[in-house]
RNA sequence: AGAGUUUGAUCCUGGCUCAGGACGAACGCUGGCGGCGUGCUUAACACAUGCAAGUCGAACGGGAAUUCUGCUUUCGGGUGGGGUUUUAGUGGCGAACGGGUGAGUAACACGUAAGUAACCUGCCCUUCAUCUUUGGGAUAACUCGCGGAAACGUGGGCUAAUACUGAAUAUUCUUGUCCUGCUGCAUGGUGGGGUUUGGAAAGGCCUCCUUUUUGGGGGUUGGUGGGGGAUGGGCUUGCGGCCUAUCAGUUUGUUGGUGGGGUGAUGGCCUACCAAGGCGUGGACGGGUAACCGGCCUGAGAGGGUGUUCGGUCACACUGGGACUGAGAUACGGCCCAGACUCCUACGGGAGGCAGCAGUGGGGAAUUUUGCACAAUGGACGAAAGUCUGAUGCAGUGACGCCGCGUGGGGGAUGACGGCCUUCGGGUUGUAAACCUCUUUCGCUAUCGACGAAGGGCUUCACUUUGUGGGGUUUGACGGUAGGUGGAGAAGAAGCACCGGCCAACUACGUGCCAGCAGCCGCGGUAAUACGUAGGGUGCGAGCGUUGUCCGGAAUUAUUGGGCGUAAAGAGCUCGUAGGUGGUUUGUCGCGUCGGCUGUGAAAGCUCCUGGCUUAACUGGGGGUGUGUGGUCGGUACGGGCAGACUUGAGUGCAGUAGGGGAGACUGGAAUUCCUGGUGUAGCGGUGGAAUGCGCAGAUAUCAGGGGGAACACCGGUGGCGAAGGCGGGUCUCUGGGCUGUUACUGACGCUGAGGAGCGAAAGCGUGGGGAGCGAACAGGAUUAGAUACCCUGGUAGUCCACGCUGUAAACGUUGGGCGCUAGGUGUGGGGGACCUUGUGUUUUCUGUGCCGUAGCUAACGCUUUAAGCGCCCCGCCUGGGGAGUACGGCCGCAAGGCUAAAACUCAAAGGAAUUGACGGGGGCCCGCACAAGCGGCGGAGCAUGCGGCUUAAUUCGAUGCAACGCGAAGAACCUUACCAGGGCUUGACAUACACCCAGUACUUGUAGAGAUACAAGGUCAUUUAGUUGGGGGUGUACAGGUGGUGCAUGGUUGUCGUCAGCUCGUGUCGUGAGAUGUUGGGUUAAGUCCCGCAACGAGCGCAACCCUUGUUCUAUGUUGCCAGCGGGUUAUGCCGGGGACUUGUAGGAGACUGCCGGGGUGAACUCGGAGGAAGGUGGGGACGACGUCAAAUCAUCAUGCCCUUUAUGUCCUGGGCUGCACGCAUGCUACAAUGGCCGGUACAAAAAGGUGCGAUACCGAAAGGUGGAGCGGAUCUUUUAAAGCCGGUCUCAGUUCGGAUCGGGGUCUGCAACUCGACCCCGUGAAGGUGGAGUCGCUAGUAAUCGCAGAUCAGCAUUGCUGCGGUGAAUACGUUCCCGGGCCUUGUACACACCGCCCGUCACGUCAUGAAAGUCGGUAACACCCGAAGCCCACGGCCUAACCACACUUGUGUGGGGGGAGUGGUCGAAGGUGGGAUUGGCGAUUAGGACGAAGUCGUAACAAGGUAGCCGUACCGGAAGGUGCGGCUG
Repeated sequence: AGAGUUUGAUCCUGGCUCAGGACGAACGCUGGCGGCGUGCUUAACACAUGCAAGUCGAACGGGAAUUCUGCUUUCGGGUGGGGUUUUAGUGGCGAACGGGUGAGUAACACGUAAGUAACCUGCCCUUCAUCUUUGGGAUAACUCGCGGAAACGUGGGCUAAUACUGAAUAUUCUUGUCCUGCUGCAUGGUGGGGUUUGGAAAGGCCUCCUUUUUGGGGGUUGGUGGGGGAUGGGCUUGCGGCCUAUCAGUUUGUUGGUGGGGUGAUGGCCUACCAAGGCGUGGACGGGUAACCGGCCUGAGAGGGUGUUCGGUCACACUGGGACUGAGAUACGGCCCAGACUCCUACGGGAGGCAGCAGUGGGGAAUUUUGCACAAUGGACGAAAGUCUGAUGCAGUGACGCCGCGUGGGGGAUGACGGCCUUCGGGUUGUAAACCUCUUUCGCUAUCGACGAAGGGCUUCACUUUGUGGGGUUUGACGGUAGGUGGAGAAGAAGCACCGGCCAACUACGUGCCAGCAGCCGCGGUAAUACGUAGGGUGCGAGCGUUGUCCGGAAUUAUUGGGCGUAAAGAGCUCGUAGGUGGUUUGUCGCGUCGGCUGUGAAAGCUCCUGGCUUAACUGGGGGUGUGUGGUCGGUACGGGCAGACUUGAGUGCAGUAGGGGAGACUGGAAUUCCUGGUGUAGCGGUGGAAUGCGCAGAUAUCAGGGGGAACACCGGUGGCGAAGGCGGGUCUCUGGGCUGUUACUGACGCUGAGGAGCGAAAGCGUGGGGAGCGAACAGGAUUAGAUACCCUGGUAGUCCACGCUGUAAACGUUGGGCGCUAGGUGUGGGGGACCUUGUGUUUUCUGUGCCGUAGCUAACGCUUUAAGCGCCCCGCCUGGGGAGUACGGCCGCAAGGCUAAAACUCAAAGGAAUUGACGGGGGCCCGCACAAGCGGCGGAGCAUGCGGCUUAAUUCGAUGCAACGCGAAGAACCUUACCAGGGCUUGACAUACACCCAGUACUUGUAGAGAUACAAGGUCAUUUAGUUGGGGGUGUACAGGUGGUGCAUGGUUGUCGUCAGCUCGUGUCGUGAGAUGUUGGGUUAAGUCCCGCAACGAGCGCAACCCUUGUUCUAUGUUGCCAGCGGGUUAUGCCGGGGACUUGUAGGAGACUGCCGGGGUGAACUCGGAGGAAGGUGGGGACGACGUCAAAUCAUCAUGCCCUUUAUGUCCUGGGCUGCACGCAUGCUACAAUGGCCGGUACAAAAAGGUGCGAUACCGAAAGGUGGAGCGGAUCUUUUAAAGCCGGUCUCAGUUCGGAUCGGGGUCUGCAACUCGACCCCGUGAAGGUGGAGUCGCUAGUAAUCGCAGAUCAGCAUUGCUGCGGUGAAUACGUUCCCGGGCCUUGUACACACCGCCCGUCACGUCAUGAAAGUCGGUAACACCCGAAGCCCACGGCCUAACCACACUUGUGUGGGGGGAGUGGUCGAAGGUGGGAUUGGCGAUUAGGACGAAGUCGUAACAAGGUAGCCGUACCGGAAGGUGCGGCUG
């Protein structure tokens, strides 16, 4: 630091996902040791048991035990005093700390910084009073009774205090008042001096002296009242930190004042009265959530998330309320009351509160021991010893985290065995192991054994005022632990995840869209590096993975640091409030801002330095950081405040000017339609074509007159005006704004604009008019499979007017407003200036409105002084697609509906621009037997052949639009043959190798059998020096074999587009890029053929040519070919001698190249015409098939991977089948006749084949054919008579002398064999068929048509197939509109599996989440009323009452007063009850839409002109997509 994923590819936008780090974690697999940390995140759920707060006898009385001692004694004991220990009670201090938890709390709760002149503070320190004087009355314990189950309560009697209490004295205390100093921002504060009110106290212990005592002295520790300090708190304030506006208004003690009360203290804190305020868009009030912080995690930082352990603060202690005590509490282990729950009970009544430490149940994915010790640190009490301390120190438990260590080190190759893979050679595991040698951390074992202890206690000595110092001794939970030393022995110690890409690491087998994987993309349908296993590898390592959460990556909320023309995003427009922002200049202030100094920012943390544990984690010390905030001293440029000035921004005045700007009134002509009348007659109208409709009751047409409504032709224009919507005949009235000029006036008055207000097309709504035309709905006619549409005929609302509502549009320049700056060119509207040459002039300037274009910007397209450029200011809006601009709520509306506006769920994309293709019922150009023009067919008949289908034991298999179907098959009776039935064989019908055995085998004959086969007889090899070798048979093992599967695993071959003219590359250039250019353009060609032009220049595969054949000619040659001339011969024949002229064969040349002439054309390519020539513009024909497409065809030609089979899916044999026949299709043949049939005569080919062959002459047969065998391996011989043609005859238009199917009979040939199932001959029979519907095929010249001949295959079988050969031999092409196919350019695209594409909606089924819903069940916070506990406060006749006061006397009582208490009443008041609402949640018959789902149904809406251009708003209609009307947009 990035990566994967939208596409055929590209760039961009944009989401999703991954790699990193972290955790109080959990789960899976695994697990050796130690150190340091850390551990209920859930039920603030309920808790058994034990412990967690006591202590002081040096405050007090009493008791008990023990001990010393006095007196006494009946020897049992009794009694008094003292010491030690101990203790229930009184009393003091503590219990408000320490420990836990995070429920509540959005708040001065917390953080930070201040204030307190508005306050308190026990214990502690310091200081003053040189304080501590003098009385009194009780009470618990105890004792005697009583009640109760218990808890506990109650009465009588006694007693003490540092308990309680009266009095005295007292200051710098307190209260009032007077004088006075200093001082503060204000209230005030703080001193000094008078005077005045009120107010204290407690003793204990040690020691000495005197001891008569209640005495005195000293010391110590307490006590009282003040001052100061320290510490800890209270209260107040500035600032800071959550979500929600679908919470917009809230508040009545509320805001303020006065008096009073209350408090330690300010204050509506409380109360009475008065005023009507207070808070709020800078978010009040409400709702939701939440303890806050230091910090922690992450991040480059800014930020984001978080608040566990540790530390600070707060809050809480079963839930709610309340006070008491106290320095401090509204009190976790205190009290009272109410409630819920649990427990005890004798049913009367009682007890309790683990969110202390352990522990239990429960909840949960999940979180430890009912441990040891006060040795240390700290705390409470105490004079101290000491006691208490689940604080704390330790141990236990959990890999929960961090850190450290180990599981061995070295050597060791013939690279062992085994495993895995293999191309079978080997590779790999792998120096890994074995083996040799060494070491011993950790663990085990034995032994020694700490630091933590400073201090305290006891004791002793010295000095001595408490005390100090020295010596001795004692005190450790952890712990016999850490650590040290010795011993044995490699001995006891490795796993987990991953291996398709991201992302390091690959093979085999199994599986076969199954099982499964998956973070995203995606793997799996028989060759899976993606599933499972194994081998190997990679990563980390006592751990490794997974899950969850947070940050990061994510610039994906953008302050740093994003955007808004088309990707999501500019409100429809304007005015304007708050706010934000703002021209030039002077002075001043110093708010922002900047600098210095300073306080604070706790510790811990972080970071740097440096120490301690063997190291590290951990931890000690020191520095820094802590971005903040307060104070203070300065600076004043800039922003700001205040005061003043200016004119350029803005506005006003004055002079002109253009305009469909707005409102109202009046008015004009053309046209449509209607009415009346005239003329006039049969149609009109309408369409692609029709029909509905109108018309003889007189339409349409035409003329005249009249009525009515709506809209304003021409001008008219990327022309004008307006903020936008929008505005168009003319005149008048009223009215808004702009522009130009002038520079007279004001003097920043400006810009923007959240809320708010106004305007706002069309449709729509209300009321009342109006209604010509048009025209949703509707009706009818067409079209159609249907047609709720497009087309036609009608037609209502509406369209028009007035008034009112609605408030939306593709309200678009899809571009918010304002200001400034940044090249130009060229049109056009409205003004002004200058100049003359006075014109339809030139030039310049301001303001509008267009086009082109530089820089720049942009993803690209594009924008470009009218910015989408460069900057500033303000507002609005966006944050993946769908769900959805929807639901709910609120506001508006008469309604329709509008504005505001989610979530669950679901997908990995959705999208923009551009590129290459493909496609279009888009366009342009061009070609082709593509159409047209012609000729002949097919489709109808019969037959042949092939296919489908059906049938069958089998009808073997393959080929299936063109590009399967007379195709593989150039020839199925057996064989072929792959199929079926039956009979056999199993190393096999065939190949190779090895081992062993056998001898001959082959061959001939016979028997059985359907045959394969079996048996018998005969027969009996070659070679070598010997062993032997070759060939043959048998047994066994490896293996053979397979026309079994997969052509979608393949090679090779082939078809097709298409003999179409295309397909590409290198370099350069352009583009961010895919790509483009070249290859496009203008011509031309059969052609990307050539020429010209051009950011291209060249090149390759194709085209053409080179090859073969044919057409002319020349040369050479001359047999088996030829025969003109010469000679010979024959009835006749190159038959012979000869010849090379000709024909012809072979071989090699020539020839044709637009070369020549003329026209056109760009002095081009080329084209048209002509000459010459055998041939003329590629002369004809063939071979030759670019890059590629179709997963095209073929595993059955062959080859081949993998799979399957192995007494069978192999192989042999016999017979059957491939030939089966209601039917359909394809390709042919023969015909339907007279351009013909039949009969007779007669003429002319080319090419090919021949030895298991072709087979002549001759003979036989009516013929097929037979007999026979000359010649020929062939320019010699044979097949071999070519046929149509020509000449003559006959038939005469008919199912015929056409046609020949079918059937009967008889033969011939081949062959082992013609039954299923061959061909041919003869005789007889003589079917359909009279030129073939829709439709469709071939052909452009030696072609079509027609005629025969030959060959391959082959024993035989093709008059019809296929491949060749020659004979005879036409017609037509105006032309490219249309059909089909193709090429090039261009255009649109939502297609890229590429239109056989994509895709929309209803309906049906399933799943999921959501809304509505009669209702129903809860929660929460308020309100009104009722009841009213405890308790504080207030009141109170009567009742009770030790201390103090007064009085009285019978001197210890009485009376009265003061005070106190019980009780009663009242205000407030928790819980509870009743009630109507608010808000929120669960469930809910039914219902609505949504999302997803496999191949369901109906249509075809959209994407191409998508077949009616699409879309937006609105209204109506329709199964559904949708259709139509009105207005708008171009996307």
Molecule: small-subunit ribosomal RNA
Organism: soil metagenome